[in-house]
RNA sequence: GCCGGUAUAGUCUAAUGGUAGGAUAAGAGACCUUCAAUCUCUCAGUCUGGGUUCAAGUCCCAGUACCGGCA
Numbered sequence: 001g002c003c004g005g006u007a008u009a010g011u012c013u014a015a016u017g018g019u020a021g022g023a024u025a026a027g028a029g030a031c032c033u034u035c036a037a038u039c040u041c042u043c044a045g046u047c048u049g050g051g052u053u054c055a056a057g058u059c060c061c062a063g064u065a066c067c068g069g070c071a
Stems, first nucleotide, its partner, number of pairs: 001070007010024004018054001026042005047063005
């Protein structure tokens, strides 16, 4: 330099173009003499910038970061 892949919550992981779901972590409460466990609730997310569309996590373009391959 070229090609391919990946990017979603603190972490992990889903999602036929149609209200972004689950686990875990964190916080609050219940239970318990206390802690742990368990149960309930809350909080928290689509890498960046454009485009297409009534509607984009999804499709298109460019970029960034990481991974792999070729040179």